Predicted 3D model of a 73-nucleotide RNA (transfer RNA) from Trichonephila inaurata madagascariensis. The sequence is in RNAcentral, with records from ENA and Rfam.
[in-house]
RNA sequence: GUCCCUGUAGCACAAUGGGUAGUGCGUUGGACUUAUGAUCCAAAGGUCGUGGGCUCGAAUCCCGCCUGGGAUG
Numbered sequence: 001g002u003c004c005c006u007g008u009a010g011c012a013c014a015a016u017g018g019g020u021a022g023u024g025c026g027u028u029g030g031a032c033u034u035a036u037g038a039u040c041c042a043a044a045g046g047u048c049g050u051g052g053g054c055u056c057g058a059a060u061c062c063c064g065c066c067u068g069g070g071a072u073g
Base pairs, nucleotide, nucleotide: 001072002071003070004069005068007066010025011024012023013022019056027043028042029041030040031039049065050064051063052062053061
């Protein structure tokens, strides 16, 4: 240089025939307990890497750029 893959909540990951994003752990509050832990209930937390395009509508499709990883020389 060329090609392929990856980027979603604090962390690890789902959601892909386009229809206003969820699970686990963690965090916070509550219940329980003498207390802590465990367990149960609830809540907060996301411009879906970035900038454009197509569309009534994009995490999802198309293009550029960036991050990380891999193959090849």

It matches the Rfam family "tRNA". Rfam's curators write: Transfer RNA (tRNA) molecules are approximately 80 nucleotides in length. Their secondary structure includes four short double-helical elements and three loops (D, anti-codon, and T loops). It is annotated as a transfer RNA.